[in-house]
Background: Predicted 3D model of a 508-nucleotide part of an RNA (small-subunit ribosomal RNA, 5' domain) from an uncultured bacterium. Its mean pLDDT, the model's own confidence on a scale to 100, is 85.

Context: one part of a larger RNA
């Protein structure tokens, strides 16, 4: 000297951009953060239109019915809910990153191709009635709907079995055939055209999954380790390959090229240093992986063993009629608590980007965008020119003077920036803008609203006076202070920096 997710002490005018729990992966009131589809479905409410029953002379009232709008409610069903956000605790590992492989393999939505889309069936929800429960919830009778289930038919096709052909391999796979057997579907809207779907099949994009070479932190004061271990036979299970698992059989495998054990630790793209090698470092953003109070387990599903699903356990809070229930902020804000220390329980869905839905539109605490914070980085200001009898004060003095200093005061100008009025976007497209009446312009006012740290013995730019007397104190080193201290403390000056300026932790 640089560098910081800093903090601390003095200061402190604005504005762009950025960035903000490194600690306790401690504990969490609250309120948001995942829903949406009525063009899959029955119902049950509302509106209007209508037909009718009672009652009344009528007006009306109170029923009962049909169609019809769109809205709501909750339910059954489809898609999301495995994305997006958030942590870094675990993990020294095929986690990551880098090469290759799969002849061992999946993929909803999406797009391209071909073919199909026909007949039946029987429940259930809601919904009524009955019961139980404090309450979360829960039985039980009866009815109903479907693009909810579940038969049969058809089978371009695919599977599977047997057999043929040719091609490539080490070997095994895809291609083409023939034979049997097994295999689908579902409607909606729309006068209609048409369309939005649904099954089989092949293809592609994307996304995933496994396997693999090479890299990937310290201790040898860890030298041996290891029974599903190594291997191979069926047989299970998986989307797949595999001791993954399970039977038997065989005795094997790993290691000083550091096995096994213990410690640290999420990798990487990058960041900071330094000419470079190299050494830190892994926080913002992007890729990957883990985890979602703790430990386990399936289920659903293309796709989790699933943050705001589910079930077991366990600590903990919490309700409770004591029987028994309930949660789970490493989501976004908040609150405790630790800690030197880190911010709003705001605005909006106007962009963008995701879920649904034909759409209109609903949802989005992602994202935008606005608050706090000098945390950071760059900008811009606290005026500008003249101005000498070098004023007054202050300091110092050798008493002549010097210095503070063109600084001031005056005298002319300016208006960034403040204030005050007035116009006012782009971001958006016919309309629709949270920011925002913001940026931005203009007109007016008026030097007005704005300077502070540390430091002067030598490393190191920058001196003197008092005071203080090994006191009180400074201090990075080296060392200052005991009666003339350029070192302490106050002053006047004076240097460096600057809305910053020491300081201190860490790295180069």
């Nucleotide at each position: 000297g640089g560098a910081u997710g800093a903090a601390c002490g003095c200061u402190g005018g604005c504005g762009g951009c950025g960035u903000g729990c490194c600690u306790a992966a401690u504990a969490c009131a609250u309120g948001c953060a995942a829903g949406u589809c009525g063009a899959a479905c029955g119902a049950g409410g509302u509106g209007c239109u209508u037909u009718u029953g009672u009652a009344g002379c009528a007006a009306u009232a109170c029923g009962a019915g049909a169609g019809u709008a769109u809205c709501c409610u909750a339910g059954u069903g489809g898609c999301g809910a495995a994305c997006g956000g958030g942590u870094g605790a675990g993990u020294a590992a095929c986690g990551c990153g880098u090469u290759g492989g799969u002849g061992a393999c999946c993929u909803a939505c999406c797009c391209c191709a071909a073919a199909g889309u026909g007949u039946g069936g029987g429940a259930u929800a809601a919904c009524a009635g009955u019961c139980c429960g404090a309450a979360a919830g829960g039985a039980u009778u009866g009815c109903u709907a479907a693009u909810a289930c579940c038969g049969c038919a058809u089978g371009u096709g695919g599977u599977u079995a047997u057999u043929g052909g040719a091609u490539c391999u080490a070997g095994a796979a895809a291609c083409u055939g023939a034979u049997a057997a097994c295999u689908a579907a579902a409607g909606g809207a729309g006068c209609a055209a048409u369309u939005c779907g649904c099954u089989u099949u092949g293809g592609g994009a994307g996304g995933g999954a496994c396997c693999u070479g090479c890299g990937u932190c310290c201790c040898a004061u860890c030298a041996g380790c290891u029974a599903g271990u190594u291997g191979g036979u069926g047989a299970g299970g998986u989307a797949a390959c595999g001791g993954c698992c399970c039977a038997c059989c065989a005795a094997g495998g790993c290691u000083a090229c550091g096995a096994c054990g213990g410690g640290u630790a999420g990798g990487g793209g990058a960041c900071c240093u330094g000419a470079g090698a190299g050494g830190g470092u892994g926080g913002c953003c992007c890729c990957c992986c883990a985890c979602a109070a703790u430990g386990g387990a399936a289920c659903u599903g293309a796709a989790a063993c699933a943050c705001g699903g589910u079930c077991c356990a366990u600590a903990c809070a919490c309700c409770u009629a004591c029987g028994g229930g309930u949660g789970g902020c490493a989501g976004c804000a908040g609150u405790a608590g630790g800690g030197a220390a880190u911010a709003u329980u705001g605005c909006a869905c106007a962009a963008u980007g995701g879920g649904c839905g034909c759409a209109a539109g609903c949802c989005u605490g992602a994202a935008c965008g606005a608050g706090c914070a000098a945390c950071g980085c760059c900008g811009c200001g606290u005026g500008g020119a003249g101005g000498a009898u070098g004023a007054c004060g202050g300091c110092c003095u050798u008493c002549g003077g010097g210095u503070u200093g063109u600084a001031a005061a005056c005298u002319c100008c300016u208006u960034u920036u403040g204030g005050g009025g007035g116009g006012g976007a782009c971001g958006a497209u016919a309309a629709u803008g949270a920011c925002g009446g913001u940026a931005c312009c203009c007109c007016u006012u008026g030097a007005a609203u704005a300077a502070g740290g540390c430091u002067c013995g030598g490393c190191u730019a920058a001196c003197u006076c008092u005071g203080u007397g090994c006191c009180a104190g400074c201090a990075g080193c080296c060392g200052c202070g005991g009666u003339a201290a350029u070192a302490c403390a106050g002053a006047g000056g004076a240097g460096c920096c600057a809305a910053g300026c020491g300081u201190u932790g860490u790295c180069c």